Context: one part of a larger RNA
RNA sequence: GGACGAACGCUGGCGGCGUGCUUCAUACAUGCAAGUCGAACGAGAAGUCACCUUCGGGUGAUGGAAAGUGGCGGACGGGUGAGUAAAAUGUAGAGAAUCUACCUUUAAGCGGGGGAUAGCAGUUGGAAACGACUAUUAAUACCCCAUAUGAGCGUACCUGAGAUGGUAUUCUUGAAAGUUCCGGCGCUUAGAGAUGAGUCUGCAUCUGAUUAGCUAGUUGGGGGUGUAAUGGACCACCAAGGCGACGAUCAGUAGCUGGUUUGAGAGGAUGAUCAGCCACAAUGGGACUGAGACACGGCCCAUACUCCUACGGGAGGCAGCAGUAGGGAAUUUUGCGCAAUGGGGGAAACCCUGACGCAGCAACGCCGCGUGAUUGAGACGCCCUUCGGGGUGUAAAGAUCUGUCAGUGGGGACGAAGGAUGACGGUACCCACAGAGGAAGCACCGGCUAACUCCGUGCCAGCAGCCGCGGUAAUACGGGGGGUGCGAGCGUUGUCC
Numbered sequence: 001g002g003a004c005g006a007a008c009g010c011u012g013g014c015g016g017c018g019u020g021c022u023u024c025a026u027a028c029a030u031g032c033a034a035g036u037c038g039a040a041c042g043a044g045a046a047g048u049c050a051c052c053u054u055c056g057g058g059u060g061a062u063g064g065a066a067a068g069u070g071g072c073g074g075a076c077g078g079g080u081g082a083g084u085a086a087a088a089u090g091u092a093g094a095g096a097a098u099c100u101a102c103c104u105u106u107a108a109g110c111g112g113g114g115g116a117u118a119g120c121a122g123u124u125g126g127a128a129a130c131g132a133c134u135a136u137u138a139a140u141a142c143c144c145c146a147u148a149u150g151a152g153c154g155u156a157c158c159u160g161a162g163a164u165g166g167u168a169u170u171c172u173u174g175a176a177a178g179u180u181c182c183g184g185c186g187c188u189u190a191g192a193g194a195u196g197a198g199u200c201u202g203c204a205u206c207u208g209a210u211u212a213g214c215u216a217g218u219u220g221g222g223g224g225u226g227u228a229a230u231g232g233a234c235c236a237c238c239a240a241g242g243c244g245a246c247g248a249u250c251a252g253u254a255g256c257u258g259g260u261u262u263g264a265g266a267g268g269a270u271g272a273u274c275a276g277c278c279a280c281a282a283u284g285g286g287a288c289u290g291a292g293a294c295a296c297g298g299c300c301c302a303u304a305c306u307c308c309u310a311c312g313g314g315a316g317g318c319a320g321c322a323g324u325a326g327g328g329a330a331u332u333u334u335g336c337g338c339a340a341u342g343g344g345g346g347a348a349a350c351c352c353u354g355a356c357g358c359a360g361c362a363a364c365g366c367c368g369c370g371u372g373a374u375u376g377a378g379a380c381g382c383c384c385u386u387c388g389g390g391g392u393g394u395a396a397a398g399a400u401c402u403g404u405c406a407g408u409g410g411g412g413a414c415g416a417a418g419g420a421u422g423a424c425g426g427u428a429c430c431c432a433c434a435g436a437g438g439a440a441g442c443a444c445c446g447g448c449u450a451a452c453u454c455c456g457u458g459c460c461a462g463c464a465g466c467c468g469c470g471g472u473a474a475u476a477c478g479g480g481g482g483g484u485g486c487g488a489g490c491g492u493u494g495u496c497c
Base pairs, nucleotide, nucleotide: 001497002496003495004494006493007492008491009490010489013369014368015367016366017365018364019362020361021327026325027324028323030322031321032320035072036071037070040069041068047062048061049060050059051058052057079280080279081278089204090203091202092201093200094199098197099196103193104192105191106190107189108188109187111145112144113143114142121134122133123132124131125130150173151172152171154169155168156167157166158165178185179184206252207251208250213243214242215241218240219239220238221237223235224234225233255277256276257275258274259270260269261268262267282303283302284301285300286299305316306315307314308313333359335358336357337356341355342353343352344351345350372401373400374399375398381392382391383390384389405438407433408432409431410430411429415424441486442485443484444483445482446467447466448465452481453480454479455478456477462469463468
């Protein structure tokens, strides 16, 4: 000198664009943050209409709430960085060791049958959470049969260094679902693609040797289990190996990267916001469902904590958005809207979306603008003085103007696409009006370092980044005048180069 997610002190006019718990991965009141589909299914409240009525109501039609079965989505989006020094990340590769819902494309199929069950109703247990039993019912829920290019064992051939790949074949085995507003939307099997994901390998990736030896599933084998898939991943058996001064093991610290910052560069430091990957969801463990999870707002168990309880038993998880307490030098609103972009569901209308778009707060940062312009004598005041004068100083007043920002009144968008639809927002912007009015501070002035004098003080009070000032003439302390620098900021502190 530059930089900052900064803080503190003094000061503070406006706008645009960004940014905003770096500390306790501490605990959380309240609200919201993941639903949707009636064009899969049964049943159907209120309301409305019609009829009947013993005036209590009943029946039918329409209607479609809340709930249930079923499907798809809750594995995305959003948060955090605790753990992790290793296949976590980055980069370059591998597969003769893999999976992939929705989507695209190709081919073929969609035949026959069955038994349940939730809901509803009744009985009943419990304070509640939540159940139990009986009767009854539907489906794109579940099951069986048929058929099938598929799959499995075996055999042959082809490619190849090598079949575990491909082709052919005997045997065995395996599918389906309907709905409709008649346009479609779906369903099953197989092949291909796209997308996403899993696995393996080379190299790179902090500090400590005052950590030198470490290792028994350890290293390898052939055989099994398990997986979508290779593999000591796991298991029994056999062998005795494997790693290490090119730093094993141990300990400490840490999410990694694109980047950011500094620097001429090499390099150093760093990893907020944005983007990619990883890990985590009170703590620890586990599986279920599913194409995909060992699943933040799913389940089970244990632990700690909080809450309810009729004491028998139950409920919960903000490292989602706001917000609260606590901690801290320190970090915002319990806002508006789905109008746009994107996502989930749906044929669609549409519904949901604290993603997102906006607004609010904060000079936290960057950028822009303003606080007036021209003219005007050397007034007053104040300061200094050699008492002559000098400085403040064209500065003020006065005169002539301008109208940015702010203000008042009027108009008023783009963003919205073929029609409708705008939270922002009566905002931006435009026009008119009035009027210098409402808008300047902070630090410094001994040298480094731009800027000097007077008074007070008297090694006191104090200053200070370093050198150092202060003990009676202090340009270094405090105040006045003057000056210098930057300017809605200026200084200080902290950290990095």

The part of an RNA shown here (small-subunit ribosomal RNA, 5' domain) has 497 nucleotides and comes from Candidatus Gastranaerophilales bacterium Zag_111. The sequence was found in a public genome assembly. Lineage of the source: Bacteria > Bacillati > Candidatus Melainabacteria > Candidatus Gastranaerophilales. Its mean pLDDT, the model's own confidence on a scale to 100, is 86. Rfam family: Bacterial small subunit ribosomal RNA. Its family is annotated with structural constituent of ribosome and ribosome in the Gene Ontology.